Transfer RNA from Methanosarcinales archaeon ex4572_44, 88 nucleotides, folded computationally. It matches the Rfam family "tRNA". Its mean pLDDT, the model's own confidence on a scale to 100, is 81. The source organism's lineage runs through Archaea, Methanobacteriota, Methanomicrobia, Methanosarcinales and GOM Arc I cluster.
RNA sequence: GCGAGGGUCGCCCAGCCAGGUCAAAGGCGCAGGGCUUAGGACCCUGUCUCGAAGGAGUUCGUGAGUUCAAAUCUCACCCCUCGCACCA
Numbered sequence: 001g002c003g004a005g006g007g008u009c010g011c012c013c014a015g016c017c018a019g020g021u022c023a024a025a026g027g028c029g030c031a032g033g034g035c036u037u038a039g040g041a042c043c044c045u046g047u048c049u050c051g052a053a054g055g056a057g058u059u060c061g062u063g064a065g066u067u068c069a070a071a072u073c074u075c076a077c078c079c080c081u082c083g084c085a086c087c088a
Stems, first nucleotide, its partner, number of pairs: 001084007010028003020068001029047006048057003061077005
C1' cells in the first nucleotide's frame, strides 16, 4: 500500500442487515439487602448524570450529512485485528 473485519454504558459482549417500542439485552465486576455461626455459593434490588418521585438531560471512536426521528443509513477521518503485498 491492497483486501476483509471491528471500535457500544468499569470489563466482556448482543443490538446495526430491515431507523422509532433504547440509557441500549445478557454475563462479570461493584454497592446494598436476604440466606448462613461465619464465609463461599445462591436469591433480590441497584449500578451514565440530575431529581424524594413523576420525570428531565446527555451518550454508542471523532466530525459532518440524510431524516420528523440515527448505536442502526451515507461520507470523511482516527484507531485496532487478520490476510496479502513490499522492504532488509